RNA sequence: UUUUUAGAGAGUUUGAUUCUGGCUCAGAACGAACGCUGGCAGCGUGGAUGAGGCAUGCAAGUCGAGCGAUCGCACUUCUAUAGCAAUAUUGGGGUGCGGCAGCGGCGGAAGGGCGAGUAAUGCGUGGGCAAGGUGCCCACUGGUUCGGGGCAACGCCGGGAAACUGGCGCUAAUACCGGAUGUGGCGGGAAGUGGCAUCACUUCCUUGCGAAAGGCGGGGACCUUUAAGGCCCGCCCCCAGUGGAGGCGCCCAUGUUCCAUCAGCUAGUCGGUGAGGUAACGGCUCACCGAGGCUAUGACGGAUAGGUGGACUGAGAGGUUGGUCACCCGCACUGGGACUGAGAUACUGCCCAGACUCCUACGGGAGGCUGCAGUCGAGGAUCAUUUGCAAUGGGCGAAAGCCUGACAAUGCGACGCUGCGUGGAGGAUGAAGUCCUUCGGGACGUAAACUCCUGUCAUGGGGGAAAAGAGGGCGCGCGGUAACACCGCGCGCCGCGGAUGGUACCCCAAGAGGAAGGGACGGCUAACUCUGUGCCAGCAGCCGCGGUAAUACAGAGGUCCCGAGCGUUGUUCGGAUUUACUGGGCGUAAAGCGUGCGUAGGUUGCCACACAUGUCCGGCGUGAAAUCCCGGGGCUCACCCCCGGAAGUGCGCCGGAAACUGUGCGGCUAGAGUGCGGGAGAGGUCGCCGGAAUGCAUGGUGUAGCGGUAAAAUGCGUUGAUAUCAUGCGGAACACCGGAUGCGAAGGCGGGCGACUGGGACAUCACUGACGCUGAGGCACGAAAGCGUGGGGAGCAAACAGGAUUAGAUACCCUGGUAGUCCACGCCGUAAACGGUGCAUGCUUGGUGUGGGGGGACUAGACCCCCCCCGUGCCGGAGCGAACGCGUUAAGUGUGCCGCCUGGGGAGUACGGCCGCAAGGUUAAAACUCAAAGAAAUUGACGGGGUCCCGCACAAGCGGAGGAGCAUGUGGCUCAAUUCGAUGCUACGCGAAGAACCUUACCCAGACUUGACAUGCGGAUGCACGGCGAGUGAAAGCGCGCCUCCUUCGAGGGUGCCGCACAGGUGCUGCAUGGCUGUCGUCAGUUCGUGCCGUGAGGUGUUCGGUUAAGUCCGAUAACGAACGCAACCCCUGUGUCCAUUUGCCAACGGGUAGAGCCGGGGACUAUGGACAGACUGCCCGUUUACGCGGGAGGAAGGUGGGGAUGACGUCAAGUCAGCAUGGCCCUUACGCCUGGGGCUGCACACGUGCUACAAUGGCCGGUACAGAGGGACGCCAAGCCGCGAGGCGGAGCAAACCCCCAGAGCCGGCCCCAGUUCGGAUCGCAGGCUGCAACUCGCCUGCGUGAAGUCGGAUUCGCUAGUAACGGCGCAUCAGCUACGGCGCCGUGAAUACGUUCCCGGGCCUUGUACACACCGCCCGUCACAUCAUGAAAGCCGUCUGCACCCGAAACGCCCGUCACAGGGCGCUAAGGAGUGGGCGGUGAUUGGGAUGAAGUCGUAACAAGGUAGCCGUAGGGGAACCUGCGGCUGGAUCUCCUCCUUU
Repeated sequence: UUUUUAGAGAGUUUGAUUCUGGCUCAGAACGAACGCUGGCAGCGUGGAUGAGGCAUGCAAGUCGAGCGAUCGCACUUCUAUAGCAAUAUUGGGGUGCGGCAGCGGCGGAAGGGCGAGUAAUGCGUGGGCAAGGUGCCCACUGGUUCGGGGCAACGCCGGGAAACUGGCGCUAAUACCGGAUGUGGCGGGAAGUGGCAUCACUUCCUUGCGAAAGGCGGGGACCUUUAAGGCCCGCCCCCAGUGGAGGCGCCCAUGUUCCAUCAGCUAGUCGGUGAGGUAACGGCUCACCGAGGCUAUGACGGAUAGGUGGACUGAGAGGUUGGUCACCCGCACUGGGACUGAGAUACUGCCCAGACUCCUACGGGAGGCUGCAGUCGAGGAUCAUUUGCAAUGGGCGAAAGCCUGACAAUGCGACGCUGCGUGGAGGAUGAAGUCCUUCGGGACGUAAACUCCUGUCAUGGGGGAAAAGAGGGCGCGCGGUAACACCGCGCGCCGCGGAUGGUACCCCAAGAGGAAGGGACGGCUAACUCUGUGCCAGCAGCCGCGGUAAUACAGAGGUCCCGAGCGUUGUUCGGAUUUACUGGGCGUAAAGCGUGCGUAGGUUGCCACACAUGUCCGGCGUGAAAUCCCGGGGCUCACCCCCGGAAGUGCGCCGGAAACUGUGCGGCUAGAGUGCGGGAGAGGUCGCCGGAAUGCAUGGUGUAGCGGUAAAAUGCGUUGAUAUCAUGCGGAACACCGGAUGCGAAGGCGGGCGACUGGGACAUCACUGACGCUGAGGCACGAAAGCGUGGGGAGCAAACAGGAUUAGAUACCCUGGUAGUCCACGCCGUAAACGGUGCAUGCUUGGUGUGGGGGGACUAGACCCCCCCCGUGCCGGAGCGAACGCGUUAAGUGUGCCGCCUGGGGAGUACGGCCGCAAGGUUAAAACUCAAAGAAAUUGACGGGGUCCCGCACAAGCGGAGGAGCAUGUGGCUCAAUUCGAUGCUACGCGAAGAACCUUACCCAGACUUGACAUGCGGAUGCACGGCGAGUGAAAGCGCGCCUCCUUCGAGGGUGCCGCACAGGUGCUGCAUGGCUGUCGUCAGUUCGUGCCGUGAGGUGUUCGGUUAAGUCCGAUAACGAACGCAACCCCUGUGUCCAUUUGCCAACGGGUAGAGCCGGGGACUAUGGACAGACUGCCCGUUUACGCGGGAGGAAGGUGGGGAUGACGUCAAGUCAGCAUGGCCCUUACGCCUGGGGCUGCACACGUGCUACAAUGGCCGGUACAGAGGGACGCCAAGCCGCGAGGCGGAGCAAACCCCCAGAGCCGGCCCCAGUUCGGAUCGCAGGCUGCAACUCGCCUGCGUGAAGUCGGAUUCGCUAGUAACGGCGCAUCAGCUACGGCGCCGUGAAUACGUUCCCGGGCCUUGUACACACCGCCCGUCACAUCAUGAAAGCCGUCUGCACCCGAAACGCCCGUCACAGGGCGCUAAGGAGUGGGCGGUGAUUGGGAUGAAGUCGUAACAAGGUAGCCGUAGGGGAACCUGCGGCUGGAUCUCCUCCUUU
């Protein structure tokens, strides 16, 4: 430069994210099978399972030109008979044709089948045989002579059921035997040449040793017995030999599955000498001698398996596979054996043994479909008992020809690939029908109908191949020859020869006529709706769907994909870089051996030369054909087939190159090592010594306690403890120094001294000269616990005992306490043996400590300072990393070597092996099961984690509740019904701001059915409406009588009646919904845009420092802005001004009353109600960077003045289908509607919320003062009169006017005297009043009488921070009345307390841990119980394979005897069989062990937060269980404190 080729991902762990990692899907393929469906043709393909058993037919014969005999037919000849004869018949000879069997030859070793066995006697590739043989075929040389004796067939006689067989006799040959000849061959000898070699070849010599067969045809010159021959010619055959071709045998190298839980195997084994044997080498066999041979580069053993070309898949590398076709091998009922032969140890031959089947006259026999078809069986599953030798090929033959289930064809199977068709064009009113629908419409859909065409395939009719070339006959030419015979070859002519098949193909005819299905439609994945169903039925490849609106089940319509197929199942490869050579990893995800030394192996510094092992280049040979690829060609195309090329990445040989690798040789010093020097160190071993402390002992002093804990108790103590003093004994450990320190390979090492001893660093630069690195096996070391033997034993302390705690407490706590801890020796060999980071070496910016050594400079100095090397920390750059983080001490970047990983569980378990005294260690699975398990980080939530802050949260205080009686609501119980809802806070004086009827939804009873109510349509009638009357009835209702329309005359309107549509439902679903509401919470939060950071979820902003009631404001700040919230704007209230002035007010003026704003009048005041002002940290002081805070002044009010309205994003599937609305479902003479009565008021109980009290701060009586806010016309109701009273009569007045309406507590005076009372008022009785149709169930009120519980309330609990709590009364809504003591308001009187934020509750910000995310009411562990499944052990039992030593032992073979030769006998070896003893594998097994799984079982609470005793690892003991405890270790522990270092200033 040109050409060619070429790689796609997705779903699923989470609240979300990144990563790791498995599972699953989309693709292709198939000797397939199954389901549904099925028109035609071509080419392929079809017993994969029981190498299980087989009926029947066929699959290997052929040659008369090798031979004898014989049968039939024909011809011919001879004889006999009959006949005159033609002729006929019998017998004999010959010839031809056909046939049975025999002798003989060739072929039955090929072709065809199958894959059992075989892991190498195999196969593939490349070589070798100088160590071989080879029938038929080809070429060449030479020969083919003379004789002989038998055996079948056949005949006769026998045996046997049969199969078969015995005796005697005859006979031929290309059968058999002997002699001759000997080119050549073989043997022996000699010489030469060649080869790496054992040796080979050539030449010469040689008493040596072996051959043969004839047949057919023709000829006629010569010979003879004239016929056949000799002879000649041709062809075939035969013998000896040489060479070739093809095929075979043997040998070598190399490649060729899994298991090491198979690690050692081997006696003909390994070699030698000699012999035998073979075609041939060889231990192949034998004798003797030697003791070797194989193996971690995997021997031996076990499992599995025919190998290859190729096939499938894949981008490739690879993985899987070996059916059809081709090559090689092996096998032929199972096992053994030889014979024949060129070739076999022989598929349709032989012998023997065995199993099986068949025949039998029981004496004996026969058989081998893994040939073609077929049958049974087993199986999910695989075809015709077809036709033909016409073609191709094979055997025999001279040939014709015969034989050929090889083969060629056809048939069957959608089993596969390929091609074709089921029609084409037009056709809208978008028909009918179906489906959907928002009811308008939309879809199926130009689809159909209909019109016009076409004619493939199928159907009928007609024509009709190629495949055929031969061979045979005739003629011609050539060759052999004496020959125009005969034979061979070539050419020409003639006629015969086709299973498929009248098929392919062509023509004609007719007519759209005969020909479409399967799967899917939640995501992956292309395609959506309706109905049914209701965690059911079912689906499902993974994730997952289904519990009343299911695009996921089932049906339907529609759609998508493919189409004579479509799906499903199975299997392989792919995707899977998920075994990683191409092309992965190991700090925390699975994964670095606990550590070192070191063997094999792997790998290895610099220079030079040589060689050429790897490596590279070229050539040659081979890499069969088919297949794949490319080009071309033939079937109409294609599949298919043919031709050519390329490819076949490999192996071998020859030649060349020499950089790298390797090897040899020589050299070097940078790696490594040695030496010299001074020095550091808890390095190791042994011995000796020391003091402090605990305990014990003795003695002294001393007295009642000590000890222990959260608090206690057990325990110790008056026999004197504890405490204290003195002395002694004994064991263990070594305070301070001490440090992120040092040393060591790791484990680990800590008082002092000594002895012995290992290693490292630095410095010097002398020596060796690559001596290096790593390291499978191996060896050594290896904390603690534990084990053995013997010591020792102070303290501590598993087990154990006791005391506590607790529901329990086999624990945590306490008192005791034994192994053990210590020493010596010997085992064990494991730890979170961790830096969770293998070793070695090179390279790659820095800063700052610290330990050791050295140097420089300057010094009084070993100080400070600067530099180098080694060690050890921290922080960080690039880079790496999923992130966390690592970062010259790498987790960066290279190299070398080792170890290890491949989803979770099962399991570091079982079995087996090895080790151990044991405990146990090490090596190390599978069945089964799950769709995950996991790492890091993110946002939340949570913590019996932390910091900060707030709230009547606690505390401080006042008053209550919980006790009583009553009221009211709820639960429960009851009932015909006690309608329904609300259920922690956030249900319970809640819906209900009014249940006697009504309400009312519930129950009982009686009625109605177009309905109590709405709209529309149709019909009848002609007023049925309505009104009046009376009947029945509890009413509703039912039935009846009487009266009665308008009108524009069209029939319309109104009302009712009948009927149809429909009404109606407080029936269900608040988990289908709207709307509204509660709660967190009036808490201060919740977000967005852009930017920035992060792979990402996400973060930043919103964090931080201050401040605030506040995410309020300020400052800082990779953020800058903004939104919803906060605040403010709104209303009420507190002050003032102005305006307005009646029904309010009355200061001044006047009048006036018994009194009085009563009157004139006034607008000053109050009030009313409108406007405005006022408060903003504005001013001052202090403080502050600022914001703000503290104090002060002024002011009615001061730091949001007080109160209200106002409730962010969201949470609770919170509440409400019964307020209303509303989807869906359900009822329709009833789940609708009406009526009477009852119930919602029931009462052993329990709870909530209240009222009234328990009294003297009180009760009662009398007197007396002061509100506000409301209401009133079917209403509020004055005065007056009656009644003790409720109330009645009465009726004036009435919206700033009148009325409700006297407020009460208070104040003044009096009585009561602590009592169940002059407290308290429940309960009950009597008498009344009021409302109402009606007070029995079931109203309120009044009077009289009655006078209960109750003497201040357990545990516990509620409200309230100022005009608040508390106390007091007043009003209103609902309402006929009222169970209101409730609710909503109003005013009066009017406090106490807050140190403070430790604690309880709730909340906010930040931070930390997390295994939680339905979010701690979370998650989750183990025993036990139940069910199912797989599995280990197990006394044994069964099967299979196999070793060893034996017994018995067939045929064949070998040897011996025997014979003329068979026969026969003996010996040896051996298959099968027998019995014994081992080993491997598999099955089964009472019982037993753990494991897995299962929506709701039991016990506890181990782990996750500091998980409430931090957890975990190893080990030991203990315990129902998770677990607990001891010893040592780890941080993968929260929190707090201290030390140190780093970063920053």
Molecule: small-subunit ribosomal RNA
Organism: uncultured Kiritimatiellaceae bacterium